[in-house]
RNA sequence: GCACCGUUAGCUCAAUUGGUAGAGCAGGGGCCUCUUAAGCCCAAGGUUCUCGGUUCGAGCCCGAGACGGUGCA
Numbered sequence: 001g002c003a004c005c006g007u008u009a010g011c012u013c014a015a016u017u018g019g020u021a022g023a024g025c026a027g028g029g030g031c032c033u034c035u036u037a038a039g040c041c042c043a044a045g046g047u048u049c050u051c052g053g054u055u056c057g058a059g060c061c062c063g064a065g066a067c068g069g070u071g072c073a
Base pairs, nucleotide, nucleotide: 001072002071003070004069005068006067007066010025011024012023013022019056028042029041030040031039049065050064051063052062053061
């Protein structure tokens, strides 16, 4: 330098053909228990890497860029 893959909650990851962004874990509150752990319940937590474009509508499509990984040179 070229090609491909990835970037979404604090962490690990989903999200069908473009139609209100979810789960597990962690953290918070509660139930249970003599207490703790385990178990159960509830709530909260998001500029979907950045900028621009298409569209009534973009995590998803298009362009450029950033960061990480793999391969080739």
Transfer RNA from Nocardioides sp., 73 nucleotides, folded computationally. The sequence is in RNAcentral, with records from ENA. Its Rfam family is "tRNA". It is annotated as a transfer RNA. Its family is annotated with triplet codon-amino acid adaptor activity in the Gene Ontology.